[in-house]
Context: one part of a larger RNA
RNA sequence: CUGGGCGUAAAGCGCCCGCAGGCGGUCGCGUCAGUUCGGGGUGACAGCUCCUCGCUUAACGAGGAGAGGACCUCGAAGACGGGGCGACUGGAGGGCCAGAGAGGGACAUGGAACUCCGGGUGGAGUGGUGAAAUGCGUAGAGAUCCGGAAGAACACCAAAGGCGAAGCAGUGUCCUGGCUGGUACCUGACGCUCGGGGGCGAAAGCGAGGGGAGCGAACGGGAUUAGAUACCCCGGUAGUCCUCGCCGUAAACGAUGACCACUAGGUGUGGGAGGGAUCGACCCCUUCCGUGCCGGCGUUAACGCACUAAGUGGUCCGCCUGGGGAGUACGGUCGCAAGAUUAAAACUC
Numbered sequence: 001c002u003g004g005g006c007g008u009a010a011a012g013c014g015c016c017c018g019c020a021g022g023c024g025g026u027c028g029c030g031u032c033a034g035u036u037c038g039g040g041g042u043g044a045c046a047g048c049u050c051c052u053c054g055c056u057u058a059a060c061g062a063g064g065a066g067a068g069g070a071c072c073u074c075g076a077a078g079a080c081g082g083g084g085c086g087a088c089u090g091g092a093g094g095g096c097c098a099g100a101g102a103g104g105g106a107c108a109u110g111g112a113a114c115u116c117c118g119g120g121u122g123g124a125g126u127g128g129u130g131a132a133a134u135g136c137g138u139a140g141a142g143a144u145c146c147g148g149a150a151g152a153a154c155a156c157c158a159a160a161g162g163c164g165a166a167g168c169a170g171u172g173u174c175c176u177g178g179c180u181g182g183u184a185c186c187u188g189a190c191g192c193u194c195g196g197g198g199g200c201g202a203a204a205g206c207g208a209g210g211g212g213a214g215c216g217a218a219c220g221g222g223a224u225u226a227g228a229u230a231c232c233c234c235g236g237u238a239g240u241c242c243u244c245g246c247c248g249u250a251a252a253c254g255a256u257g258a259c260c261a262c263u264a265g266g267u268g269u270g271g272g273a274g275g276g277a278u279c280g281a282c283c284c285c286u287u288c289c290g291u292g293c294c295g296g297c298g299u300u301a302a303c304g305c306a307c308u309a310a311g312u313g314g315u316c317c318g319c320c321u322g323g324g325g326a327g328u329a330c331g332g333u334c335g336c337a338a339g340a341u342u343a344a345a346a347c348u349c
Stems, first nucleotide, its partner, number of pairs: 003321004007303002012317001014200004021193003025088005031082002034080001035077007048066007091190001092187003095183005103176007110154001115149007125136002162168002205246006214240002219235004257316006265294012298305002322349003331342004
């Protein structure tokens, strides 16, 4: 001496469940293949270390002694650790009592707006832009009033708000998952993490069938321009919507894996519990959970983070190891395809 790292430099799997594996709370009894100590054996030759000697020296060579990991065997110890037995309740789970919520699914339903259709009034424009034009309109548009149809999205409430992993918002009903607080009634370590595996997974895209108002890749036209395969304008197909089945990706971001413990405060906000006070749901104090901002110790290359840690420690997993070549080729697996995933090298700087 026996790596260092992963918010932004390369690096946290998109998220979850979970087999094997790794790790694992408190007390007692007994056990000993882990562990520690001691005795014995083995530890060939060479090599290595020390001493002596031989070639003029050294390298080299010879003799002697020693060290050495590991293994075998006998014995001891019994803290730690393992296996066995018993017990415990603080971890974990359950019961009971409360509570909040756009968590998920199905069905039903509402109003505003856009568009289209029919009718009335009316009579020349309208629309659009930087300015225009394409477009629409005397076969009556635009404006305005009445009626009807259809699809999609839900103004205000709305928040630094809530729930959820992604994501989720009109309203009601039904079915259903999770979460938080209180109690300390039950079980009695049943826990944490997780290679492989399984499930979920925005948008776009794909298959089959529906639907299609608005928007709108592609495409057509009008402008702009040197050009304009764009930005602007007029149209417009797929798509966007529904059902079922695929795809499996993302700046899937907090660019920050999960779990546990510990470590100043201040202030706001959502949910609960207890107390003071009171007429009181107001207010004040304490406490738990969530979510923001500020800030100290500490930490950091700095920025910053700072009980929602990027601080101090622990357990388990994933990942990184100069830039380009390249997340590519080949091969494998998956997919209808698009492609996804796993993943190099030559060469070059």
The part of an RNA shown here (small-subunit ribosomal RNA, central domain) has 349 nucleotides and comes from an uncultured bacterium. Model confidence (mean pLDDT): 85 of 100. RNAcentral holds the full RNA, with entries from Greengenes.